A computed fold for a 73-nucleotide RNA from uncultured Litorivicinus sp., annotated as Glycine riboswitch aptamer. Its Rfam family is "Glycine riboswitch aptamer". Clan: Glycine riboswitch clan. The model forms 90% of the base pairs in the Rfam consensus.
RNA sequence: AUGCGGGAGAGCGCUUUAGAUAGCGCGCCGAAGGAGCAACGACCCCGGAAUCUCUCAGGCCCAUGGACCGCAU
Numbered sequence: 001a002u003g004c005g006g007g008a009g010a011g012c013g014c015u016u017u018a019g020a021u022a023g024c025g026c027g028c029c030g031a032a033g034g035a036g037c038a039a040c041g042a043c044c045c046c047g048g049a050a051u052c053u054c055u056c057a058g059g060c061c062c063a064u065g066g067a068c069c070g071c072a073u
Base pairs, nucleotide, nucleotide: 001073002072003071004070005069006068011026012025013024014023015022027060028059029058033056034054035053036052040047041046
């Protein structure tokens, strides 16, 4: 890297549609992605991790997606 399996969190109102179909408002979630930072190094700048922080993105029935974990190659 590929294949298979497991895989969380977060809503309500209104309008609309055959239908979570589409739209709006406010609220919310973090485990795609993105961004920020500690120690330390350096000592001008800077480099510097995350499952921490922020939520731009993404998400808030299901589906899809999904960090991460297991097995196989």